[in-house]
Context: one part of a larger RNA
RNA sequence: UGACGGGGGCCCGCACAAGCGGUGGAGCAUGUGGUUUAAUUCGAAGCAACGCGAAGAACCUUACCAAGUCUUGACAUCCCUCUGACCGGGGUAGAGAUACCCCUCUCUCUUCGGAGCAGAGGAGACAGGUGGUGCAUGGUUGUCGUCAGCUCGUGUCGUGAGAUGUUGGGUUAAGUCCCGCAACGAGCGCAACCCUUAUUAUCAGUAGCCAGCAUUUCGGAUGGGCACUCUGAUAAGACUGCCGGGGAUAACUCGGAGGAAGGUGGGGAUGAGGUCAAAUCAUCAUGCCCCUUAUGACUUGGGCUACACACGUGCUACAAUGGCUGUGACAAAGAGAAGCGAAUGCGCGAGCAAGAGCAAAGCUCAAAAAAACAGUCUCAGUUCGGAUUGCAGUCUGCAACUCGACUGCAUGAAGCUGGAAUCGCUAGUAAUCGCAGAUCAGCAUGCUGCGGUGAAUACGUUCCCGGGCCUUGUACA
Repeated sequence: UGACGGGGGCCCGCACAAGCGGUGGAGCAUGUGGUUUAAUUCGAAGCAACGCGAAGAACCUUACCAAGUCUUGACAUCCCUCUGACCGGGGUAGAGAUACCCCUCUCUCUUCGGAGCAGAGGAGACAGGUGGUGCAUGGUUGUCGUCAGCUCGUGUCGUGAGAUGUUGGGUUAAGUCCCGCAACGAGCGCAACCCUUAUUAUCAGUAGCCAGCAUUUCGGAUGGGCACUCUGAUAAGACUGCCGGGGAUAACUCGGAGGAAGGUGGGGAUGAGGUCAAAUCAUCAUGCCCCUUAUGACUUGGGCUACACACGUGCUACAAUGGCUGUGACAAAGAGAAGCGAAUGCGCGAGCAAGAGCAAAGCUCAAAAAAACAGUCUCAGUUCGGAUUGCAGUCUGCAACUCGACUGCAUGAAGCUGGAAUCGCUAGUAAUCGCAGAUCAGCAUGCUGCGGUGAAUACGUUCCCGGGCCUUGUACA
């Protein structure tokens, strides 16, 4: 100087407390461990691995296994020889890779030497490796933590390691600011600048809108208009600016006014120096080591989907604040051309036929759902719950057996609110309800967004956990 203490002081955080809803019990989905297996490819491991890499394993993917094959190779450059195009179609054998054969075709330039391009064969240099090492590395990422810290120059003090500044008194979300002070300044962080949301004005007015006027098939549909909504560009607006109390006449804080908004207005992006030899050699790059008729390459089939069990994360429930039936309520944000696919018709339905319109403020996906109203059920393992199973189907796709999603009929399991323990959340939040997108032929209870309805509680900081500052002790460095 740090680190540590079941030392002390001060302060903060959904850390506790006060509340609301969960997990832990059931069934299923999904990930992991274990076990099994020819293989169940590999990685991730307290917080910070476990709906994680994977924004989507039937083949492919695919790295794993079995079998069948290749050896200058599936991919690149160089050399030699041969052919002339390249491309395309077909037959036989085979699971296919592949092997053999047939048809079609007969490249461009040229100084006729050759050159270019393509294919085949050959020799070797080499290719290739999702093989090892993340404890050799780059890059990227997680975490403490959006916590308020981390440093430097000059000066001063100390023999020196170092100290000071950065400590102290207040204050703040903040090393934020004020005052003091052997310090005076500065840098990276904080804040601000950026995006979005909340208000208004100006400009603009189609594909958006419709107040007034006219027409009307009663649909902003048409004329018309740009007032309003909206869209999207430019501005304004919030700064403790104003008033009062407190404070040291400061920083600041408490209350009030005006205001759409009040004290960083709400949300996002933004992550200092460092810590964990944290993660990744399987995104990529890369040193070294290793394989080279195989640890490389191709193909078919299988596996990654196994199943006594254990754990994590979720979905659906156990019902009456509910289930079922009926009845033209009301969104936002997105996506669409090998696409979205309307009207209409058929089917109980998944869907099928059809093909209008739309590269989309135009058309389509598209029905929002919870809600509201009416009816029914009457507390039951039920008209709750939907697992499981049988049969019949739909769709995608060469192909749904291993191993897809969905539909109809039948079946109708556990489950009556969950032990110890444990998690999230402070407001348009929790809870609850649907909608969309990426990936994607098909496959979503996951993920990422979007809006609808919309609470309770916070006395407070004694305690648990994590963190910041000062100080003290030390068998630690």
Molecule: small-subunit ribosomal RNA, 3' major domain
Organism: uncultured bacterium